[in-house]
RNA sequence: GCCGCUGAAGGGGAUGGAGUUCCCCCUGAACCGCCGAACAGGCUGAUGACUCCUACUGCGAU
Repeated sequence: GCCGCUGAAGGGGAUGGAGUUCCCCCUGAACCGCCGAACAGGCUGAUGACUCCUACUGCGAU
């Protein structure tokens, strides 16, 4: 990498981790931000919400 078989833990809520809580989905699902000519390029936020940690950003102090 290819083929065949099997299907544990459920999964998701625009970038990480943990706890609490709410909502959504039942696998062709929930979900996958905004501006822009939707190209190029640009902007906000690590949360669905709250708290904490980490990363990032701004200001000030030592």